The RNA shown here (Bacterial RNase P class A) has 404 nucleotides and comes from an Alphaproteobacteria bacterium. The coordinates come from a structure-prediction model, not an experiment, and the mean pLDDT is 77. The model forms 93% of the base pairs in the Rfam consensus. Its Rfam family is "Bacterial RNase P class A". It is annotated as a ribozyme. The source organism's lineage runs through Bacteria, Pseudomonadati, Pseudomonadota and Alphaproteobacteria.
Formats: sequence, structure tokens, C1' cells
RNA sequence: CCAGACGGCCGGAUGGCCGCGCACGUCCUACGGGGCGGGCGAGGAAAGUCCGGGCUCCACGGGAAAAGGGUGCCGGGUAACGCCCGGCGGGGGCGACCCCAGGGACAGUGCAACAGAGAGCAUACCGCCGAACGGCGUGCGGCCGAUGAGGCCGCGGGCGCGUGGCAAGGGUGAAACGGCGGUGUAAGAGACCACCGCGCUUCCGGCAACGGAAGUGGCACGGCAAACCCCACCCGGAGCAAGACCAAAUAGGGGCAGCAGGUCGGCUUCGGCCGACGGACGCGUUCCCGCGUUGCUGCCCGGGUCGGUCGCGCGAGGCGCCUGGCGACAGGCGUCCCAGAUGAAUGGUCAUCCCCCGCCUUCGCGGGCGGGGACAGAACCCGGCUUACAGGCCGUCUGGCAUU
Repeated sequence: CCAGACGGCCGGAUGGCCGCGCACGUCCUACGGGGCGGGCGAGGAAAGUCCGGGCUCCACGGGAAAAGGGUGCCGGGUAACGCCCGGCGGGGGCGACCCCAGGGACAGUGCAACAGAGAGCAUACCGCCGAACGGCGUGCGGCCGAUGAGGCCGCGGGCGCGUGGCAAGGGUGAAACGGCGGUGUAAGAGACCACCGCGCUUCCGGCAACGGAAGUGGCACGGCAAACCCCACCCGGAGCAAGACCAAAUAGGGGCAGCAGGUCGGCUUCGGCCGACGGACGCGUUCCCGCGUUGCUGCCCGGGUCGGUCGCGCGAGGCGCCUGGCGACAGGCGUCCCAGAUGAAUGGUCAUCCCCCGCCUUCGCGGGCGGGGACAGAACCCGGCUUACAGGCCGUCUGGCAUU
């Protein structure tokens, strides 16, 4: 210098003018508010609302179980977590480093399209063999027959036709019942042997996951649990529109008093009260019938709605230093107060500067003109995860090239 890996950080600056929200101080007020002053006023993700908590209400005598949901190598951190840290195992990269829902498939049930001969304790299409049985040729010897034709027996060799042996090789597939080399064989095969893999046992190291060594078994035990399922552990529900308080008009509910008001019955403290019928009104289209309601005035009480107030900003808080720890993190000391809107403030504009891009100019430094500066905006709060993001900065490390 080039290419790359990991971690952390910033994410326009300053000033003028105009404007907005909040609490504080002060002044004025017709009590509704207004003026002035200084102060504070979005983010690394405020986002998605995915996970875990605080807080609030509801449910619940305690515990356990069932159902449902979630998590899933080991150890640690934390208020907690599905998050983080450190390890282990597997995979990828020359490397720095990166990725992995990573318990159980001898508890049971189930699944495997297409291709292929065969897909679960499977299979023989091509192929290999000719050991065994049969068949068809054939050579030699013997016998019968007549020396011939022919037949029979024995031995040798051949074909690979049937029965058969094999699973090494080809081929299919994501996957073909260990891999590779040798012995062996008719050809083969864990049939046997060495190494590797796998299972089991013992020992050693480690808290553990796991790793290493020795012995042994001799392939038996294939894959899928982001299929049901089994095992271990965790989980009550709803959410700030939670929840609490104040509380209008109108309508409706209750109580008391007064006035009005038919009949009958019952009770009575003699004021009235209750029930039935009747009346009135409403509904079922109307009659019959059925159902429901019960006059007027005044005062009081309680609930809900509109509206308002609280919840609501000191907190698992920020920053700095020290100590412990590889680290996540924990402890101690000091210091700071840092948004609280509710149709919802946190903005607009100008100037100078900064950064990026394009064009022109210059040998170059530089200069001029034009354009751009992202993603996005609190709404009860906190810890995480995920996603979006113009441009830029810092640190550590890896590979390569060149020079000394």
C1' cells in the first nucleotide's frame, strides 16, 4: 500500500430573527388567563410490539396434579429472559474469524415424493461364478454288440440353458444395512486380519458439556422429533383505553313533603300503606284478549356519560474513578437531575463553516458553479432482540505485495 475479519463511536456545528411545550420565580387579573425573566425540551434506533420484568386491577386458603403454552449441549451473569458472557461439539474459511431450534430414534405410533430391481430387520435389473444338482456338445479308456451303427460306465475338459451361489463392480436416489486395503474363495462376503469409524468397559484430565488412552465386541444399533410423542425445567389472567379521584346539562333511579285522586278487601300508630278491579298511556295493525307503565310540584341523595385531575417522570438512572473477575457483570466512592405533550410541543428561516457528489479550471496545491446531508420522531417505565439508516471516525487482528 492492497484485500479482509472483529469490536466501539459519531450521526452536522455556531450565531441572529420569528414561533411552540413544560415546570419555576415575579407582576397583573373580569380568576378564564395573560405579561416578563432566566432554565429545560426526542433517538440510536423513540420503529416492529417479538421476548422478559416493574407497576396497576381481577382471580386465588396452601401445595400438587391435569389441560394449554414455552424453553432445550455445559457452566456462569442478571430483577428476569427465548438475552448476554465463557467454554464444548459439529460445519465453513489459507487465516483473522464466522454459522448451528445443538435433549431423546432399544417407550410407542408414524413418514420417506420422484427415480430405482430393492426404502426398513429390504433387494437382484445389468453384472460376476460354474462349487453343487440337472441338461447339451466333446476327448480318452473300458464294456455290450459283430470289428459297423448304436448304447452303457468311468475320468478329463467345455457351454452358461434351467435350478443355483454372490452382492465385489455398474446403475437409481437426499439416503442402498459400516469405510478402505489385504487374506480367502468357483465368485464373493466382517467369513477372517490391520487401520479408521461405531457400541461397551476401565483408567486419566475437566465443576460440567466433553476430551484422551487402553482393552473388548465384530457390525448388531440407518434417517426424520421446526411429525405425533417421551423426558427435564419455566409459566394465573388482562393491560396506562391499567387503575384512582372530582364531577355539568338533559334523561332516568331512589327518598321525603305538599296537592290531586274512583270502587272493593285487608292492615293501621288513624297520618296513611298494601293488593285486586277500574281509568289513562304505550306495544302486539284494529275489536276481544294479553303484556308493560302509573298524576303534578318542590327539595334532597346516589350511579353513569361529556369534561377535568392524578397515575406521570429520582430511576434495576446517567457520567467519572477505584477494586474483583478472561468476560458478561458485581461492589465502593464521587458527581449530575436529564422531555412529559393529550388533535398531541420539541419547528421555520437567514448567514458563516463542515462533509459528500457532479461539471469547469489548474502541471499540481488550489479556485469557481450547481446539487445533496440519511433512517426516522417520545406517549406508563425499564432490560433485550430484530429491522431501517446518507456519510464518517477510532482501535485490535489476518492474508498478500514492496522496501529496510